[in-house]
Background:
The RNA shown here (small-subunit ribosomal RNA) has 1466 nucleotides and comes from a metagenome. The coordinates come from a structure-prediction model, not an experiment, and the mean pLDDT is 84. The RNAcentral record of the sequence draws on SILVA.
RNA sequence: UCCUGGCUCAGGAUGAACGCUAGCUACAGGCUUAACACAUGCAAGUCGAGGGGCAGCAUGGACCCAGCUUUGCUGGGUUUGAUGGCGACCGGCGCACGGGUGAGUAACGCGUAUCCAACCUGCCCUUUACUCCGGGAUAGUCUCCUGAAAGGGAGUUUAAUACCGGAUGUGUUUGUCUUUCCGCAUGGGAGCGACAAAUAAAGAUUAAUUGGUAAAGGAUGGGGAUGCGUCCCAUUAGCUUGUUGGCAGGGUAACGGCCUACCAAGUCUGCGAUCCAUAGCCGAACUGAGAGGUUGAACGGCCACAUUGGAACUGAGAAACGGUCCAGACUCCUACGGGAGGCAGCAGUGGGGAAUAUUGGGCAAUGGGCGAAAGCCUGACCCAGCGACGCCGCGUGAGGGAAGAAGGUCUUCGGACUGUAAACUCCUGUUGUUGAGGAAGAUAAUGACGGUACUCAACAAGGAAGUGACGGCUAACUACGUGCCAGCAGCCGCGGUAAAACGUAGGUCACAAGCGUUGUCCGGAAUUACUGGGUGUAAAGGGAGCGCAGGCGGGCGAUCAAGUUGGAAGUGAAAUCCAUGGGCUCAACCCAUGAACUGCUUUCAAAACUGAUUGUCUUGAGUAGUGCAGAGGUAGGCGGAAUUCCCGGUGUAGCGGUGGAAUGCGUAGAUAUCGGGAGGAACACCAGUGGCGAAGGCGGCCUACUGGGCACCAACUGACGCUGAGGCUCGAAAGUGUGGGUAGCAAACAGGAUUAGAUACCCUGGUAGUCCACACCGUAAACGAUGAUUACUAGGUGUUGGAGGAUUGACCCCUUCAGUGCCGCAGUUAACACAAUAAGUAAUCCACCUGGGGAGUACGACCGCAAGGUCGAAACUCAAAGGAAUUGACGGGGGCCCGCACAAGCAGUGGAGUAUGUGGUUUAAUUCGACGCAACGCGAAGAACCUUACCAAGUCUUGACAUCCUGCGACGAUGCUAGAAAUAGUAUUUUCCUUCGGGACGCAGAGACAGGUGGUGCAUGGUUGUCGUCAGCUCGUGUCGUGAGAUGUUGGGUUAAGUCCCGCAACGAGCGCAACCCUUAUGGUCAGUUACUACGCAAGAGGACUCUGGCCAGACUGCCGUUGACAAAACGGAGGAAGGUGGGGAUGACGUCAAAUCAUCAUGCCCUUUAUGACUUGGGCUACACACGUACUACAAUGGCGUUAAACAAAGAGAAGCAAGACCGCGAGGUGGAGCAAAACUCAGAAACAACGUCCCAGUUCGGACUGCAGGCUGCAACUCGCCUGCACGAAGUCGGAAUUGCUAGUAAUCGUGGAUCAGCAAGCCACGGUGAAUACGUUCCCGGGCCUUGUACACACCGCCCGUCACACCAUGAGAGCCGGGGGGACCCGAAGUCGGUAGUCUAACCGCAAGGAGGACGCCGCCGAAGGUAAAACUGGUGAUUGGGGUGAAGUCGUAACAAGGUA
Repeated sequence: UCCUGGCUCAGGAUGAACGCUAGCUACAGGCUUAACACAUGCAAGUCGAGGGGCAGCAUGGACCCAGCUUUGCUGGGUUUGAUGGCGACCGGCGCACGGGUGAGUAACGCGUAUCCAACCUGCCCUUUACUCCGGGAUAGUCUCCUGAAAGGGAGUUUAAUACCGGAUGUGUUUGUCUUUCCGCAUGGGAGCGACAAAUAAAGAUUAAUUGGUAAAGGAUGGGGAUGCGUCCCAUUAGCUUGUUGGCAGGGUAACGGCCUACCAAGUCUGCGAUCCAUAGCCGAACUGAGAGGUUGAACGGCCACAUUGGAACUGAGAAACGGUCCAGACUCCUACGGGAGGCAGCAGUGGGGAAUAUUGGGCAAUGGGCGAAAGCCUGACCCAGCGACGCCGCGUGAGGGAAGAAGGUCUUCGGACUGUAAACUCCUGUUGUUGAGGAAGAUAAUGACGGUACUCAACAAGGAAGUGACGGCUAACUACGUGCCAGCAGCCGCGGUAAAACGUAGGUCACAAGCGUUGUCCGGAAUUACUGGGUGUAAAGGGAGCGCAGGCGGGCGAUCAAGUUGGAAGUGAAAUCCAUGGGCUCAACCCAUGAACUGCUUUCAAAACUGAUUGUCUUGAGUAGUGCAGAGGUAGGCGGAAUUCCCGGUGUAGCGGUGGAAUGCGUAGAUAUCGGGAGGAACACCAGUGGCGAAGGCGGCCUACUGGGCACCAACUGACGCUGAGGCUCGAAAGUGUGGGUAGCAAACAGGAUUAGAUACCCUGGUAGUCCACACCGUAAACGAUGAUUACUAGGUGUUGGAGGAUUGACCCCUUCAGUGCCGCAGUUAACACAAUAAGUAAUCCACCUGGGGAGUACGACCGCAAGGUCGAAACUCAAAGGAAUUGACGGGGGCCCGCACAAGCAGUGGAGUAUGUGGUUUAAUUCGACGCAACGCGAAGAACCUUACCAAGUCUUGACAUCCUGCGACGAUGCUAGAAAUAGUAUUUUCCUUCGGGACGCAGAGACAGGUGGUGCAUGGUUGUCGUCAGCUCGUGUCGUGAGAUGUUGGGUUAAGUCCCGCAACGAGCGCAACCCUUAUGGUCAGUUACUACGCAAGAGGACUCUGGCCAGACUGCCGUUGACAAAACGGAGGAAGGUGGGGAUGACGUCAAAUCAUCAUGCCCUUUAUGACUUGGGCUACACACGUACUACAAUGGCGUUAAACAAAGAGAAGCAAGACCGCGAGGUGGAGCAAAACUCAGAAACAACGUCCCAGUUCGGACUGCAGGCUGCAACUCGCCUGCACGAAGUCGGAAUUGCUAGUAAUCGUGGAUCAGCAAGCCACGGUGAAUACGUUCCCGGGCCUUGUACACACCGCCCGUCACACCAUGAGAGCCGGGGGGACCCGAAGUCGGUAGUCUAACCGCAAGGAGGACGCCGCCGAAGGUAAAACUGGUGAUUGGGGUGAAGUCGUAACAAGGUA
């Protein structure tokens, strides 16, 4: 970089909650949690036109009393059931609706479709018929008894539309006959029918009506059956005994094992039964392009429930929310004996919770119950209240207004922004306040809402803006504070002193009465892929085969019509969504119409495809026949080589082993060698990307048995095929069991080494094992990391086994089938690569994948003797993990090349003394910086004061230095005094220029400011070092690649060089290289004095020589030869002063090192301002147990010393200077001063060298440190702390350990000379010349570098990355002696209420009977079933648990270094 792949965000939604904020309508919604417990009130009554009645009420009648306004009125009382009515009661209807909730339910519960010829249906509608005669009770009332209460009991009396008997029977039902028709089946309908049996009724009233009974039909509502659809788990695989079916009976409105008896043994299940978990279902809602996914609040349909469990009664309808009975839990009352209760109705309370409202008004509307009606009831409903909970709408003002006000913020100090914003002026009144009017909703009356909506008038800009964000995603930036702290964070990440990311402010952006956060769902996510994904290397092909089910399946016909396609019909409730139209001022909202509801069912038709049935075919598949190759398999036998061991011979001191050794073996004779023997295992050569096999795998030879394959042929069968979940079989090595065998090899183990250690690598031994037989195990990088089968799609070239053609023919050649390799086109691929043996194009079937870790782990199940295997999670944690390729860097990878890199040499350093720098230590201070190369004789080209930055002490504060303002006029110099000086005081002396404004200079004063060698070189500029004077670093266009990138720049040669040549998808260009520049080496020419000179000197002259300065020439592989590719070039040669860049210098590409420098300078920010600034004196930078670097001098004879006369340079410097000759001094030096601003004069004598002499190998006549004395010079001043001289003293040191440096020719080495700095001070630095070597075979190795290539898990780039144990902290989890719960099933015990059945006990109005009695009924008792409860055992599941196991995460812990490079043992 591309890909894979997860994480995250931007959108929409919400019964929401939380934070901040809040002006107003309309509409809608408001306990998602405890189906937790409930105080209080209300939520279901009504009918007097069914009835008995009359407690209370009103009116009336009668009577009595009182008062007064006195033919009467008013008030009170008694009585009257007369009128209106009516508490409680009998009776009718309703209470099964409406309202609530979602616990249960995975089910015909729900949705959809069909069926009931197997059913019921009060009230309602239509139709037909009828409504006759009787009877006995009872509640209430009244009288008693009892109980705390709730209530209960007895007696007298009474009515009905209550109850009962009889009649009638249109009819209905049943039975027996009979006719006819229908249905898919069981079966059913209809009928002029006939006969027999059974079966009804109720009245009321205002006289209009209304009720009752029987029956038929309708409507409505219910009941039942069936097809299809409806969640998770297989770590739930078998379940079931009324279970499945039959027959008979019972029961029900009705079918049915619904129930019972008997008979049979079935039923369900891999298309997932059973178990566990979860869940009310749907219309619909949210989201989405859609397909889908999620949800099931509100509204509507269905279901279930009503404190928990069970049960029936009544009824048309209930197994009944505001009914009954029983049991349990709980609450309340109680006289303790007993009783009462059920808000998941509306309000409300407590509790739970992040969280959800009023104990409101009204029946005015809509609807419901009762009633003939008036009407009554209605927490259904209509309204109001509360809360921004949601959606919609409106407002918080509009126009003008620049002194661009003030304030605020920023600033480059100029200004900019806030900003027409405000002020100010003018206007308006949506909203608001006040007042007035005032609806619709009502079809005559009736309005809770409500004096509401709406209208009008007045008033006044007045009362009404916040929230979040501003690093990227993502619209919007600055300042200050903070300083890995405080904090932020959706992901990436931000914060360690210049934070656009934290906090605050200003500004900006977004939305707006809201905004943000959190939770949840869909989307984006093609990230479960039906639409629409994959599996060589990213996660992913089963180790291989056989094969049941399943899926898929060749050619040609015929029939059917299941799938399929088309038409029609029914249904798909309404609401919702969509379209159109309409109504609220608009909108949200509401209304109407249409479309749609993608579905299901029925029917008609078609017959191409799939399917079914049937016929046929041969090419798929198989069989027969003829040949062929082969380490295919199993069993048995045989063989030679080698190792080891044993025996014997020869032979002697070692052998063996390694990087080197040692352990080991050997004088008791090894190793070596020869002969003989034993035994086991494996089969050299042949041997081959050759052969065979399904895979694992198979290799000496022979025999026996046996599997498969290939080719040819075309006789036979006629689709018989492919794949294959489960299942079965095979399955390397290691391992296990039993029994053998054991030569070699060899886990474990032992010893020896190596090492810091070495439980390893190496060595010497060595047991299991390796081998055989039988039995297990069942896994591997079981790999082509590539499932099987079929078809198609360019070629080329090998090889194995066949066949055919051609040929006389072994060959050779051509064609073809089956294998096995390589290269390669199209195509594919993220790329690498694959490419007829596909990873291409298609088809079928199977297996598998869905981020990394936890983890192939835990639990559970199955398999195994065990080891272990198979199936296989979660919590938790991270924002990545991964693939392929690219560029670098790196490698104890490779190739090529270069460099004083090594080697070959020379001289050193490291040892001594001294000098100098650094570290350390010390100190008041020892100022600061520089730290591998690339700090350390470095900044510093020169610290006694100064320098100086440090320390001590004494001083100054607008300042030692700069600018501005005001005032004054001196300043200064020379003395004296105090002081260490700075400084202070005092005495004397004393201005300049001018355009007259002032200025220079000085003093004093005020404030702006000065000052800082204070910090940060990791904020910077500039400068510098280094890799490296290495040959590299790039660009444009083109081309290749999805892209990063590549190409060019690689390759073959060559070069000092990316230098040049050739080749090449590259062609060109730039910065570097080279050249141009300086110097040096030769010559020419011109010019030249102070140089030079042919003169003994001078003058003069000269322009030859030396020299100096210009300008030229010369060197270019140009010429010749050889080699080379007809090249570049190399080698040799000639000529030449110089030969292959002639020598040297200057010159330093892109970049690296957060390299060095804030103390050269400049500079941002921070800090300081009577001091971190400034001045002065003194001190320090010079210290000194020590360590290191760089030098000097030496250790000596190639030398030291002396003498001699005397030789030869170059390059420099000089005026506050160099200083000659001369004189003085042993000398340093002094006196003095000629000459010289220099080719002129001076410094200035060069030294090594040469000659002669001496020393004679020693701590010396070497060496000179250190020290003493005496001097000299510079300078205010040599104590700390300078240099030099003379005399004397005479240390270490006898060539230097490990290690290490420089140098390739005028170089190293050695010898002197000069200069800068500088008053003085060099052993340092810079420069100059003199003398003047040795060696280089060569590139194996060390170091550094360049190019190409290779590997990589590195990219802060190997000083990288990274693994595991241990220690500490935290988190989740497994095991665990146990302990505590939960739900469910089975077994047994007990058994309430209650239905059903039985009944011999007790009681008994209606009917029968003259009576006795009977029929019938009730109670009691018994039996079956039966809730709750109990007992014992087992299974499942959850919590907890001392201890313990691994796992994860953590800051810079410990030990090693396992992996990544050949990672140092691949």